[in-house]
Context: one part of a larger RNA
This record gives sequence, structure tokens and C1' cells, in this order.
RNA sequence: GCCGGGGAGCUCAUUACUGUGGCAAGCCUAAGGGCCUAGAAACCCGCAGGCAAAGGGAAACCGACAUGCACGCAGCCAGUCUUCGGACUGGCGAGGUGCGGAGUCUGAAAGGGCCCGGAGUCACAGUGGUGAAAACUAGAAACCGAGCGAUCUAUCCCUGGGCAGGGCGAAGCUAGGCGAAAGCCUAGUGGAGGCUCGCAAGGGUUCUGACGUGCAAUUCGUUCUUCAGACCUGGGGAUAGGGGCUAAAGACCAAUCUAGCUUGGUGAUAGCUAGUUCCCUCCGAAAUAGAUCUCAGUCUAGUCUCGGACGAGGCAGCUGUUGGGGUAGAGCACUGAUUGGAAAGUAAGGAUCCGAAAGGGUCCACUUUUCUUUCAAACUCCGAAUCCACUAGCGCCGUAGACUCCGGGAAACGGGUUAAUGGGCGUAAGGCCCAUGACCAAGAGGGGGACAACCCAGACUGGGGUUAAGGCCCCGAAGUGCUGGCUAAGUGUCAAACCAAAAGGCGUCGUCAGCCUCAGACAACGGGGAGGUAGGCUCAGAAGCAGCCACCCUUCAAAGAAAGCGUAACAGCUCACCCGCCGAGGCUAACGGCCCUGAAAAUUGACGGGGCUAAGCCAGCCGCCGAUACCCCAGAACGCAGCUUAGGUUGCGUUGGUAGGAGGGCGUCCUAGCUGGACAGAAGCUGGGCUGUGAGGUCCAGUGGACCGACUAGGAUUGCAGAUCCCGGU
Repeated sequence: GCCGGGGAGCUCAUUACUGUGGCAAGCCUAAGGGCCUAGAAACCCGCAGGCAAAGGGAAACCGACAUGCACGCAGCCAGUCUUCGGACUGGCGAGGUGCGGAGUCUGAAAGGGCCCGGAGUCACAGUGGUGAAAACUAGAAACCGAGCGAUCUAUCCCUGGGCAGGGCGAAGCUAGGCGAAAGCCUAGUGGAGGCUCGCAAGGGUUCUGACGUGCAAUUCGUUCUUCAGACCUGGGGAUAGGGGCUAAAGACCAAUCUAGCUUGGUGAUAGCUAGUUCCCUCCGAAAUAGAUCUCAGUCUAGUCUCGGACGAGGCAGCUGUUGGGGUAGAGCACUGAUUGGAAAGUAAGGAUCCGAAAGGGUCCACUUUUCUUUCAAACUCCGAAUCCACUAGCGCCGUAGACUCCGGGAAACGGGUUAAUGGGCGUAAGGCCCAUGACCAAGAGGGGGACAACCCAGACUGGGGUUAAGGCCCCGAAGUGCUGGCUAAGUGUCAAACCAAAAGGCGUCGUCAGCCUCAGACAACGGGGAGGUAGGCUCAGAAGCAGCCACCCUUCAAAGAAAGCGUAACAGCUCACCCGCCGAGGCUAACGGCCCUGAAAAUUGACGGGGCUAAGCCAGCCGCCGAUACCCCAGAACGCAGCUUAGGUUGCGUUGGUAGGAGGGCGUCCUAGCUGGACAGAAGCUGGGCUGUGAGGUCCAGUGGACCGACUAGGAUUGCAGAUCCCGGU
């Protein structure tokens, strides 16, 4: 892991609501007793007590409409009309509602609060809550009491045992020598020491070795350390849990120690974690606000569900009327910020000039006016679209009961995304915080390669058809479809997410404007490109071309007192300009489409792949494919209506769903009643058939060998895949 068995909302009390029933301004008995009995049930007594019948007020205390008026649902009555379904009008009108009135408290009063026109109570059942109740099951770390432990280990006490062999050589002593002496020197002897090397023994340093489901819940090897002492050790004894013991590590106190173990309180408590067992049907959330020693919880409201009351309106949509607003935008009229200029003024300040000084001038600065430029969430002379309220019409919903109100039960109070919109913070974020929607959550199906929330579309079951988004070369259903363009970069083949910018391009296509052009444009080629003159000045020189000034005139088809190269200066070569040749478009500027550069990352490594020059991009057209969408057929369930009524049938609509609410069922065991089966084969088991939406049911065959069902009621130790669940098997 698998299989089998076990395995989790129970009980009592109390309380609230709902249902059914009894009695009713009353209702009920409790303990206990009587009667009866095999045991019971039923019946009777029990006037103790409880709830209700009156409220208001802190209290003292005071103390209420079985009805005055009106509206009016259901229903009933009358009349009229009728398509005989019913409709309209009027009257009565239980319950209901509104006035009025009354009780009491407060208040000077006005007014306000609560309450009043009689329905409760008992029993049973269901559901929920509560209980310092174990309270669905399992789970702490802990706390307290009472005991048991020092055979491990810590320290101490008593009594025993043990420590090879070397090395060093303290004191003391002896001999000799020296000295006046104190004493010193030398050689021996001697054998001290928490001395040294090193067995046994004790320890446990290194390899961070072996082992690491081990030989072993600390071992093995090697290395290391102490080895006559604060040494090692046997036996006996002492100290006990907030206590011991400790050369002190919070170490050790029996593999347990920052408070041992056993047991009891104890099923401690856990706002935390895990699990919580059959089916179908109807509806269907919230992740928000306020409060909280509150943020992993809970309460109240909102949102969901179920039931009830009332009885006619309600409103998401569209259009209009009448009002409201100060956003987007815009603007600068106010407030504040802001560019440049003009005019006038002030002359206190700064700078500067003139003047011997007095003083004067100019500029800056400042003030005012004016022109101009740019801005604002906390600016507005203005000002939408939307939006809100009232109201009218349309539309939709509603007597099949809406709106509103009351009550039972919840869950939830971790939300998320959004080529949707509007905001705040942030460089930004699959970021954080708001508002309004949608979607996911709780939503399947088709598309997007795969992909909760992007596109299409809301799945009762089965079948057929048609479409949506998206696609139609192959993978892979459907066009190698049509027309006209663009792209040469494999650009691209991506709706976005999954990118690409500034800046560039005589790549190519197009739009628009201006100019030149058969009186010949543009480009290329051939020719000319002159004279005064080497203009004047400057300069060593300056001749078109170092520099300065000027830049005229002539001949011409045209030719600058020269645009560039060049020379020391000339020369020389071009250019402008003109002619010829050629023969049709050319030049310039702006804008746009596709494309290119810009363009660097770690697998070859991503158009989904193959591949494609269209099977790419743009514009248009016609077909086709393609969902659980839409339509049709058949069936089921639910709600309602019509017709029928013992059954039913027809029609319309609905039937995604987590938490959760509500309803109806299946199965197991037992009890009672009733009714069946079984040795001519019960239960159980194995394998099949049929059947029900399903839990399941039934039948057949085999096995098995003695009990087992149906129906109607009642009652539960009543349903397992999970809990690192428990026990057993494998």
C1' cells in the first nucleotide's frame, strides 16, 4: 500500500419557534397515594405550585375601549349586462387597517415613552439555542495531589582491593679539602615529588576513519591522554522531585531532566489541525460595514433559505417634463504659480558714470497699468455626457400574491482577475489601497498550442439539424477559394498577455505641392569657358584662388574681377555658364504603407510542429467547418393554469452550482401487529439476466446446509476510502 472488521452530532434539563391534538378566561397537575395487574397500561385522588387573565412607574402609588367614527380583503346579498367563463355597480362586511378615546410615567404646558377593543395553557413531535453539563471524534506543551525510585549516575560516609619496568636525583647524612669563624667546595650516600617515559588500569583527542535498517539506541580500529594521586575500583550505606547532588556543563538523579517516573484530578483545555460513513429534488450565498486585549475568533446589520401575515401595487429598462449638481473638458474673470516685452511712477535701496561739492544721469530693483506665454485635487467667468429626485407615458413583474412586515435556520466576515471604466500611493510590479460593473470563486462545453477568471456560450437526459467565437496546405473537421494591391526581410505565419524605443535608410510602393521640359528638360559624352586684366592695395612674390577694398565694362551662344584642386609666384586641371549630341520625362520638398538598421545570454530550443514566398500583410467577396448555444423529436422532474376528476391529460415556463437552507426517498439491525417462503433446499457466498434518475430491487444458475422475508407502525450502538485512524491478515 491493499483486503476484512471497528470507527465520529448522543443523552438529560431548560428555553424559543413551528406543527398536531385536548380544554379554554382559563389550562396543567408534581412528589406521592388509590384501584388493577404475571408485568404493565388505563382510570381516580392529590387545589402545593406554575403559566395566563393589566399595565405604567426607580419607588411611593395609580390603574385601562367585549367599540364611538371611518376604510376595506375574503365571503355573502341585490341589481344590470353577458360571448354563460364572467364583468360592473350598490349594500353588509369576521379577521385587518386608520382615526378617536382611555391607563400610567415624565413635563408648567405643548409634547413624548410604554400599554389597552379578552387567548391562553397542557401533552406529543420536529428544529435551533443554552448548561464553568466530556457534549461530533482524535490530538497537546502544561498544572495540582498521592506514591515509587541513588542496582545508571552526582556527592559524601564506612570497609576492602589495585597500580610492570625505567629516568631525573630535593632535603638529610658520610668522607676529603679550605676557612679565625659563619660556613663553603668536591666526591659519595640518600631516595623526595598532585616530577618524568611507559604496561595493567582509568580517560576518550585525531582520523571529523569503520559502522551508520550497526556487533552496538554511542560500538570497532588507529592515534592521543593520565598512570603514586584532588588516583582507580569491589561491597555496604546516606541525600528524593521545586527536592537532591553538582571542582558549575543546567550537568546528573535507571536509554526520561530549564523540574524524574507511576497513578489520580482527566474524556484537563485547545478561537488551532485532521477526519466526519446512503440517494434524488428545489433554491442558493459571502469574503462587506460597525464593535471587539480585536485581526486564525465572535456579535449585530447586509447577502441566502424556509414558514407565516397583509391584500395591490412594484420597478432594474426606454422616452419626456420640472428641479439638483460643479466632475470631464475648457478658461484665466478671482486665488496661487508662470515666459518675454512696453508705458508710467517712486526715488528709500544696490551698481555705475559725470561733477570739487551740491547735485545730476543711466541701469537694476520695486509699484501700477497693459500686451503676450504656460499651469492648478484643496482656482473658476464657464461647463457637458452620465447621474439623482419628483412626475407622466411606454415596457416589464404582480391576486399563480409582487411591494411591505413578522418569525425559524444558516453559512460567511483570508477573496481573486479584468486590452472594463474612474481615482490615491509607487520608477514599476501577477504591487498596495478605494469606487462602479463583469467573470472566477461556486461554471461545465467550444476557441485561445498547453492556460481559474481573455473571446463565444450558462450544461435536466438521449438523438438529429443550424450556427457563435475561431478557423478551412498537412498534423486536424472545413477553400492549396476568388478579386485588387504590398512585402524579399523567412519580415511574417501571435487579438493581447508571451515586448521592443529614440534615431536613421537614393529599400520599395503610394499621396500631395512647386519648378524644368519636343522652342529638347535631367544625367552622361564632345566642344567652348574669352577680352580690358597680372582689377586696385598689400607683398620678396600675390597673376581669379594668403589677406584687404571693390566686384565694373566689352565681345558674345556663353564665360564669376571666380566655387574647388594646384604653383614659390606663374603655369596647369576642373566648376559655374553656353553650344552640340541624345530624345522623354526630370528635379526638389512634405506626408503615408510595407520593409531594413538600431536588435547582446547562456540546450539547436521555438510561427504549436511540419513547412510556407504565400500557407505572410492590407482591402473586398463567396462558400464551408465548428459548442452541452439555438431549433426539432422523444422522455423525466418541478411550479402553475385549463379540462377532468378514483387514475389522468393538455398547455406554458423552469431544471449549472461550493458553503448553506428546505423537501422526498433507499438500505441495515431490533420490537409489535398482520401475512408469506423454506431440507422437493433458508441465510450467506460466486457468476450472470432484467429493472429503477439514484440509493437500490428482483430473477436465474452454482455453492451452501437451516432458517428467512413482504406490508403497516415504532425504535436505533443504522450506511466509511481517507483521520501519519485502531485490530488482524497479506